RNA sequence: AGAUUGUACGCUGGCGGCAUGCUUUACCCUUGCAAGUCGAACGGCAUUCACGGGGGCAACCCUGGUGGCGAGUGGCGAACGGGUGAGUAAUAUAUCGCAACAUGUCCGGAAGUGGGGGAUAACGUAGCGAAAGUUACGCUAAUACCGCAUAUGCCCUGAGGGGGAAAGGAGGGGAUCGUAAGACCUUUCGCUUUCGGAGUGGCCGAUAUCAGAUUAGCUAGUUGGUGAGGUAAAGGCCCACCAAGGCGACGAUCUGUAGCGGGUCUGAGAGGAUGAUCCGCCACACUGGGACUGAGACACGGCCCAGACUCCUACUUGAGGCAGCAGUGGGGAAUAUUGGACAAUGGGCGCAAGCCUGAUCCAGCCAUACCGCGUGGGUGAAGAAGGCCUUCGGGUUGUAAAGCCCUUUUGUUGGGAAAGAAAUCCUGCCGGCUAAUACCCGGUAGGGAUGACGGUACCCAAAGAAUAAGCACCGGCUAACUUCGUGCCAGCAGCCGCGGUAAUACGAAGGGUGCAAGCGUUACUCGGAAUUACUGGGCGUAAAGCGUGCGUAGGUGGUUGUUUAAGUCCGUUGUGAAAGCCCUGGGCUCAACCUGGGAAUUGCAGUGGAUACUGGACAACUAGAGUGUGGUAGAGGGUGGCGGAAUUUCCGGUGUAGCAGUGAAAUGCGUAGAGAUCGGAAGGAACAUCCGUGGCGAAGGCGGCCACCUGGGCCAACACUGACACUGAGGCACGAAAGCGUGGGGAGCAAACAGGAUUAGAUACCCUGGUAGUCCACGCCCUAAACGAUGCGAACUGGAUGUUGGGUUCAACUUGGAACCCAGUAUCGAAGCUAACGCGUUAAGUUCGCCGCCUGGGGAGUACGGUCGCAAGGUUGAAACUCAAAGGAAUUGACGGGGACCCGCACAAGCGGUGGAGCAUGUGGUUUAAUUCGAUGCAACGCGAAGAACCUUACCUGGUCUUGACAUGUCGAGAAUCCCGAAGAGAUUUGGGAGUGCCGCAAGGAACUCGAACACAGGUGCUGCAUGGCUGUCGUCAGCUCGUGUCGUGAGAUGUUGGGUUAAGUCCCGCAACGAGCGCAACCCUUGUCCUUAGUUGCCAGCAUUAAGUUGGGCACUCUAAGGAGACCGCCGGUGACAAACCGGAGGAAGGUGGGGAUGACGUCAAGUCAUCAUGGCCUUUAUGACCAGGGCUACACACGUGCUACAAUGGUAGAAACAGAGGGAAGCCAACUCGCAAGAGGGAGCCAAUCCCAGAAAAUCUAUCGUAGUCCGGAUCGGAGUCUGCAACUCGACUCCGUGAAGUCGGAAUCGCUAGUAAUCGCAGAUCAGCAUUGCUGCGGUGAAUACGUUCCCGGGUCUUGUACACACCGCCCGUCACACCAUGGGAGUUGAUUGCACCAGAAGCAGGUAGCCUGACCGCAAGGGGGGCGCCUACCACGGUGUGGUCAAUGACUGGGGUGAAGUCGUAACAAGGUAAC
Repeated sequence: AGAUUGUACGCUGGCGGCAUGCUUUACCCUUGCAAGUCGAACGGCAUUCACGGGGGCAACCCUGGUGGCGAGUGGCGAACGGGUGAGUAAUAUAUCGCAACAUGUCCGGAAGUGGGGGAUAACGUAGCGAAAGUUACGCUAAUACCGCAUAUGCCCUGAGGGGGAAAGGAGGGGAUCGUAAGACCUUUCGCUUUCGGAGUGGCCGAUAUCAGAUUAGCUAGUUGGUGAGGUAAAGGCCCACCAAGGCGACGAUCUGUAGCGGGUCUGAGAGGAUGAUCCGCCACACUGGGACUGAGACACGGCCCAGACUCCUACUUGAGGCAGCAGUGGGGAAUAUUGGACAAUGGGCGCAAGCCUGAUCCAGCCAUACCGCGUGGGUGAAGAAGGCCUUCGGGUUGUAAAGCCCUUUUGUUGGGAAAGAAAUCCUGCCGGCUAAUACCCGGUAGGGAUGACGGUACCCAAAGAAUAAGCACCGGCUAACUUCGUGCCAGCAGCCGCGGUAAUACGAAGGGUGCAAGCGUUACUCGGAAUUACUGGGCGUAAAGCGUGCGUAGGUGGUUGUUUAAGUCCGUUGUGAAAGCCCUGGGCUCAACCUGGGAAUUGCAGUGGAUACUGGACAACUAGAGUGUGGUAGAGGGUGGCGGAAUUUCCGGUGUAGCAGUGAAAUGCGUAGAGAUCGGAAGGAACAUCCGUGGCGAAGGCGGCCACCUGGGCCAACACUGACACUGAGGCACGAAAGCGUGGGGAGCAAACAGGAUUAGAUACCCUGGUAGUCCACGCCCUAAACGAUGCGAACUGGAUGUUGGGUUCAACUUGGAACCCAGUAUCGAAGCUAACGCGUUAAGUUCGCCGCCUGGGGAGUACGGUCGCAAGGUUGAAACUCAAAGGAAUUGACGGGGACCCGCACAAGCGGUGGAGCAUGUGGUUUAAUUCGAUGCAACGCGAAGAACCUUACCUGGUCUUGACAUGUCGAGAAUCCCGAAGAGAUUUGGGAGUGCCGCAAGGAACUCGAACACAGGUGCUGCAUGGCUGUCGUCAGCUCGUGUCGUGAGAUGUUGGGUUAAGUCCCGCAACGAGCGCAACCCUUGUCCUUAGUUGCCAGCAUUAAGUUGGGCACUCUAAGGAGACCGCCGGUGACAAACCGGAGGAAGGUGGGGAUGACGUCAAGUCAUCAUGGCCUUUAUGACCAGGGCUACACACGUGCUACAAUGGUAGAAACAGAGGGAAGCCAACUCGCAAGAGGGAGCCAAUCCCAGAAAAUCUAUCGUAGUCCGGAUCGGAGUCUGCAACUCGACUCCGUGAAGUCGGAAUCGCUAGUAAUCGCAGAUCAGCAUUGCUGCGGUGAAUACGUUCCCGGGUCUUGUACACACCGCCCGUCACACCAUGGGAGUUGAUUGCACCAGAAGCAGGUAGCCUGACCGCAAGGGGGGCGCCUACCACGGUGUGGUCAAUGACUGGGGUGAAGUCGUAACAAGGUAAC
């Protein structure tokens, strides 16, 4: 990623159906409505109404006669219906049962309904009060109230007996009676008693129902009994007495949270979450308490009391309760109308008509959910315009639009038009009741009335594409990409992450994708998550085996038989409400929705069977377990005794200057005699060798010898017991070291401490000392990396080898043997397991039983609480907050103050330098108007620059230009070009003159110059971290890879490692590898030898000739430049593995890549270069472009690099006189000759070069001199005079001559180059170039060494291996204190609040009980009085309230503790490598 919601918010919004709609303050409520009805119970008639009768002219009056009816008496209802979820963890709910109950109305059965009495409201009169209301007196009725009679049932009983009821009303009526009313009869509705039923309710039991043990003990009416009371009813429900019980680890009690179920959401399921709407139950009705009435209440729209709040008030009193429907306020992210109707369904009352009904049915509001429909269809390429992109060609939006042809759902307008309605009622007929054709009831046929919704659903017609599309997303997960803007900013973000100038990630646009009247976001739930694992996980190293044993409860348990039937299995019965889900029909056009039937409801209970397994009971067995007998090994434990070596100390002898200690030292000891050595003594602790992946023990642990006491194991063979077993929550015991208490002891060692070193520091490592402690006895502590990081027990599953203990068999018998069995202990390994590493009969394999433990890292094994402890501390053990990781194993690299091997001028051995001096040159720094820019460890610094006086030149100052200094295109003019003036520093400005070319179809064209306007030019401006190209570097190091195969879950490995060998991944051998590529080597150039060819400008042996190879001649030689040959470990010997190869030798000019060069693998360094060039993007456009003059790049306290010259005698100076190679030369090299001391000048021959020139090589050699000195060394600096180049040598050129004559006497720490024609030293040439390098660079030749034992060390590199907490790869990573900011949290003198326990005070209303006072109609009594009742008072119980004292929780609190987090703070460097003292 999915599904869901009573959602909310943002943007948007056409229609209909259907459903939902205060989840928050059980917060406060204005207003209206939500429970009345009956006149067929009653008296009556109200300032009411209609009709009738009578009176009256009328107004009106009388008459309760009829219909009715306010208030009242009375009856029924108001306990239903409707709301809400505060409380409640059981007084509840769900399921299944049970007995000791009640029941208005309803249904069925039985019996009765006789005869009397006294009041009272209404009403009237008179008061009180603001009101609500209330008092007194007087009258009156009943289906109101009270006796009496009767009693089929009924109740009580001592079984003799005793007790207890009622009411009438209405309709109709023939006979009879009656003054009348009526009696009477009948029907019906009532009433009383009783039995039964139905439905409803009350009570009881079992099972199930959230979290916390940091809540472990709770309980006094408590548990039971007896007897009274009470109730409709069982019961400590209540009371008196008696007994001492009851509940709890299967979680009591306490605390927190919560209405429960059917169901709902999710899920494959099991589960998890939830309890809106609908249905069932419960609880509540402002908060708390209480009863009354009644069939039913302790009562939502009743009463009383207390409290809080609101309202009225005349201040004394009163009134009220929306968690009913609407609605208001408040709270909140958030939830609707103060609507219509009783037409339907249902309820109450009534005989009925009917009345009431915010239940209900409808309508209104809201896209809140679900479902359906629409916003048009076809055609249409000039692929329109516009937009966007572009490689400028085009692409895309896009058949999309427009246009043309159609349709009309929806909407609009008009017209038609349902179903929901049948009962009650009326009429007819039939039947029942009856004396009855009345009445009443039932059935049937017909008729009429009744619709809130609503003129609604639906149907028809008309016009007309007309009325109707948005939202989110487009980096990956995840479907969908480009441009512009922005520049770690603004912002995004579910996770990873994006943004620092080319952003598919921000914002906008175009395009696209997905859904669609909705779309996104937020929040919750389930899923994915096998990350709580019942289904279905784990514990060697990732989190996780208790330190170890014994053992209680519990769990589990060997073989055989009988029995039982609890578990288990099968059948059956009851129940498991309806709705919902599912299946299948039906109805709305479909669907959502509604509806019929079925299935399901996995459950519980009853009952009948089965009996294999488990369990219970009984009986037996021996294979598990145990006991006995005989052996056996052992540092098993405890106590006592004994022993020697060594250390130290003390005493004595000998003896003299050191000893000790370290990386090196010092502190320390010693001339007061140490150390050394000899002898003696004391004391404590530990037991060398033997000693061994040997032994013993449960673990911790145990090691000299002997004795005593004592536990366990193993082996062998038999006998006995008969499941006695395994594990083990709690519990108990043991438990290294350190530590604690008391008392001893104290040799050595040694925390703390002291001193000495080391160091930046050194509270350390090292050294010298040294106290607790270490030892013993007794008592605590109870933890360890207490580790095999591996719980205990049992069974099964290939082997090999070693070793300890015991035994058997065989062989030997003399000291050694072999095979096998059991029990231990190790190594390697099959199958199997494991993420891998690894484990592997001693399992981490395959299974069983039981226990313990784990669930991301940090916070934290911390806080609080409990508990243990003398303390230190142990044990149990969280949360807030914070991070997106932490971790394991293995892989590839990189790294190591890890290891092995190898190489390199890497070291060593040598030679010469640098670093010191002066100068040259480059850089840094500083300075400046500018000192242009770049290069910065090696790999910048005599580098770009193979040459800055102007130019170069990019910089600065000043003066100028703006289509431009340069390119292309358009138009116009003019050939081009040259000469002369003027102004100016010049650029430039201005004037004059000369001049007319080439092609041509005669228009013009090509080239060039000038002018105009616009496209554009231009930029050494930025970005080398956007790039190409080129280059440096590791490194000319020997490496870097691929295909196929194989191995591994994989990253990867193998090959490429190994044994040899090489300069080499060079080659050989071996090998799960076989091959291949880029590198190495070779091929190329040059040099070294020879040959062939060719001889001019080269050469000259012989011949001739000259001053001279000058000339003739020749091409043999040298040389030149083309082509060949040659070298290959080829040959011999040895070594080696019969290899590769190495060593030596021969031959050879050359010998083991002959020397040198070119050649630079995959890659690394975001290495260097946008200023060689090219180039994306950005910036600039009268300037960051262009031109000019002057200046600067050359500055100068200083620092560094690279060089030159020196410091001298291996030398300087003077003289003489030899020998190269490679180059260059026409705006050139320049000879001879002359002049000048010289630089040079004059001069002009030769040369386009094997011909001529530059051109003299120098060191070397010979001779002379200097004589160790700041010199006859050294030449800087300065003065003067010149030469040359150039438009021009001031800033700022080179050279010459004369003079001057600085530092410097071989260079500290440190550091560089070089292995042979090399170093060293000597000169020559060239590029650049007008000039400028005897110091740079690139080349050339001359002279020409020393040394290498070797690889320990330094540096760099290669291969293998090892460790790793590194991967930006050690310039890595990373720890702790301190400082700052923020956050949550613990402690805290306390403070405040909530809740609760205990003790006490108090006591409203009310029920019950008592009762001296007062009142009293019915009954009894002739009366007095009695019975009964009421008021008052008292008592018990008890709400609110109060006091005291505890518990728990929450908030807050000066201060304080640690913790966490935070781009660039401080101090160190603890850890990771042997992390530099191994870590823990």

Model confidence (mean pLDDT): 84 of 100. This is a predicted structure of a 1480-nucleotide RNA (small-subunit ribosomal RNA) from an uncultured bacterium.